[in-house]
Context: one part of a larger RNA
RNA sequence: CUGUGGUUAAGGAACUCGGCAAAUUGCCCCCGUAACUUAGGGAGAAGGGGGGCCUCGUCUGGUGAAGGCCUUCGCGGCUGGAGCUGGGUGGGGUCGCAGAGAGCAGGGGGAAGCGACUGUUUACUAAAAACACAGGUCCAUGCGAAGUCGUAAGACGCUGUAUAUGGACUGACGCCUGCCCGGUGCUGGAACGUUAAGGGGACCUGUCAGCCCGUAAGGGUGAAGCGGAGAACUUAAGCGCCAGUAAACGGCGGUGGUAACUAUAACCAUCCUAAGGUAGCGAAAUUCCUUGUCGGGUAAGUUCCGACCUGCACGAAUGGCGUAACGACUUCCCCACUGUCUCAACCACAGGCCCG
Repeated sequence: CUGUGGUUAAGGAACUCGGCAAAUUGCCCCCGUAACUUAGGGAGAAGGGGGGCCUCGUCUGGUGAAGGCCUUCGCGGCUGGAGCUGGGUGGGGUCGCAGAGAGCAGGGGGAAGCGACUGUUUACUAAAAACACAGGUCCAUGCGAAGUCGUAAGACGCUGUAUAUGGACUGACGCCUGCCCGGUGCUGGAACGUUAAGGGGACCUGUCAGCCCGUAAGGGUGAAGCGGAGAACUUAAGCGCCAGUAAACGGCGGUGGUAACUAUAACCAUCCUAAGGUAGCGAAAUUCCUUGUCGGGUAAGUUCCGACCUGCACGAAUGGCGUAACGACUUCCCCACUGUCUCAACCACAGGCCCG
């Protein structure tokens, strides 16, 4: 000097991002116990008191001797309560600083956010507000089911059958879940339009026997066959088209004016839209401006709680708002407690370093 333990005057969080760490509390019995609540809880709430040993009494549990009575005589029956022993309770006494005498063994309360809860998770930096969850809704599926794996056979689904199985979203419970189907998706419709290969072959064309012209070279015409190209017409799903559907993907306005102080605008006008954000909540895990403004708490509060609403850029199963209980979650406050600190000191052990 470092590490690990221990003690500390006065103060007691002044430390610090933050009470991190440490300290406090801790067992049993008795008393007592709030808001709130889903009436179960909350609750070991909180907060108090007692606890050793000796002795005396009393209550009660277990076992059940001697003795007595009866006897069909038995290792019998009834009675009896001694002794021993377990527990409770009351009085008296006694020792120490201290009696759950050491060790092991909850600190508590108030408020808010998030998630209902018990669970699960990043094996080796994250345990959470993330995942899951019971519950809710939608979609698909009639059984050789849908779906999944496989080229297939086949298998799972399921030795199940719509109170079932698969998929998607939400996430206990309570009160609720508004408007928009124009876009995208999905579902339904099949009249019309468009649309492939295929079918169809009009018309055109290559080759060429033959025929015609030519002395020849060659030229013209050209049936059948074999080829090439190919219009009309015919033809499915799809798309167009017409509807439905938002607990499908998603979306949910602007401007100007107006009331007898001012301010504000219930009201009016106008433009645009598929429709213009309803209830509830709101400077919020969301608020930029912002340490918004007001109130509370502090001597002093960018955090916190309660309000306001000017919501840069909340909002209703990408759920909205509440909510008892729960949480090694996050935030704020209080009590208790403390070497966290003011401010450091000493002790023990281990290691390092120095001297010998």